[in-house]
Context: one part of a larger RNA
RNA sequence: CUGGGUGUAAAGGGCGUGUAGACGGUUAGAUAAGUCAGUGGUGAAAUACCCGGGCUCAACCCGGGAACUGCCAUUGAAACUGUAUAACUUGAGUGCAGGAGAGGAAAGCGGAAUUCCUAGUGUAGCGGUGAAAUGCGUAGAUAUUAGGAGGAACACCAGUGGCGAAGGCGGCUUUCUGGACUGUAACUGACGUUGAGGCGCGAAAGCGUGGGGAGCAAACAGGAUUAGAUACCCUGGUAGUCCACGCUGUAAACGAUGGAUACUAGGUGUCGGGGGUAUCGAGCCCCUCGGUGCCGGAGUAAACACAAUAAGUAUCCCACCUGGGGAGUACGACCGCAAGGUUGAAACUC
Numbered sequence: 001c002u003g004g005g006u007g008u009a010a011a012g013g014g015c016g017u018g019u020a021g022a023c024g025g026u027u028a029g030a031u032a033a034g035u036c037a038g039u040g041g042u043g044a045a046a047u048a049c050c051c052g053g054g055c056u057c058a059a060c061c062c063g064g065g066a067a068c069u070g071c072c073a074u075u076g077a078a079a080c081u082g083u084a085u086a087a088c089u090u091g092a093g094u095g096c097a098g099g100a101g102a103g104g105a106a107a108g109c110g111g112a113a114u115u116c117c118u119a120g121u122g123u124a125g126c127g128g129u130g131a132a133a134u135g136c137g138u139a140g141a142u143a144u145u146a147g148g149a150g151g152a153a154c155a156c157c158a159g160u161g162g163c164g165a166a167g168g169c170g171g172c173u174u175u176c177u178g179g180a181c182u183g184u185a186a187c188u189g190a191c192g193u194u195g196a197g198g199c200g201c202g203a204a205a206g207c208g209u210g211g212g213g214a215g216c217a218a219a220c221a222g223g224a225u226u227a228g229a230u231a232c233c234c235u236g237g238u239a240g241u242c243c244a245c246g247c248u249g250u251a252a253a254c255g256a257u258g259g260a261u262a263c264u265a266g267g268u269g270u271c272g273g274g275g276g277u278a279u280c281g282a283g284c285c286c287c288u289c290g291g292u293g294c295c296g297g298a299g300u301a302a303a304c305a306c307a308a309u310a311a312g313u314a315u316c317c318c319a320c321c322u323g324g325g326g327a328g329u330a331c332g333a334c335c336g337c338a339a340g341g342u343u344g345a346a347a348c349u350c
Base pairs, nucleotide, nucleotide: 003322004321005320006319007304008303012318014201015200016199017198021194022193023192025088026087027086028085030083031082033081034080035077036076037075038074039073040072041071042070049065050064051063052062053061054060091191092188093187094186095184096183097182098181103177104176105175106174107173108172109171110154115149116148117147118146119145120144121143125136126135162169163168206247207246208245209244210243211242215241216240220236221235222234223233258317259316260315261314262313263312266295267294268293269292270291271290272289273288274287275286276285299306300305323350324349325348332343333342334341335340
């Protein structure tokens, strides 16, 4: 390489969008590039293979055959692929009618709580722990009442509930805005799927500039614990956490499970729609579409388990794996302000 694989053994890209490419629905006739068949030419000889022969055998040598799986030309076939043409509606999209949602962005508003400030009441403790101490407090703390300031987060509702491609999204209102779903079948007529590169998005931490800073809290300081304690516990506390703009581009970015389409027993919850039966109406009951869970059969699997949300049965496209360590290191290249990221070996060793 081939083959075989990728939930947990090595292996699914963090996620999307989309270029090239690859693959692609139904019908008709056409064409004949692929495809298939016939014929002709060529495919040197030797070697290799088969049969036979010659040196006493063998190596070696000689003869014959098959083969040289290929290429070219030509004559045909027309199922499939391709090509161009004409048409179709079920794939895909649009329209119309609806309802659901923490989907995104901006602005405004609200209450509870913590902290701080001011004032009142009030007096000797408070706080903290396994126990303590550091710490705070007679310059009046803790507690309690009233007023004020400021920042951050939104209890209950809340739910294997919802939305989003993923990261993620949760107080309320308004404005702008994306997507999905259901019903209908008016329109387009294969416009589709996947997607190397590219481009965009991308938790937390971190970085730059300028704000902000209540609580929490790396670093740091002190008190304990301990043989020691650069920790766990306690008292403090700065970056940071928050906002705006820009960068970084990584995570156990996980369902450790790429995307699309089709098919393959059931049962039972739940969310958003539609239809039917029935009813005064709702509920109940039945059917159906889309999501999200649990259980389970066939099948699959090394087992665990998965099981219409497949890890089953198939097709298409992409990514990735190929013993452990060395090593996600070195070198080079590209990116970054830096931190570092992406790509990514070998010697050696078991």

A computed fold for a 350-nucleotide part of an RNA from a metagenome, annotated as small-subunit ribosomal RNA, central domain. The full RNA is in RNAcentral, with records from SILVA. It matches the Rfam family "Bacterial small subunit ribosomal RNA".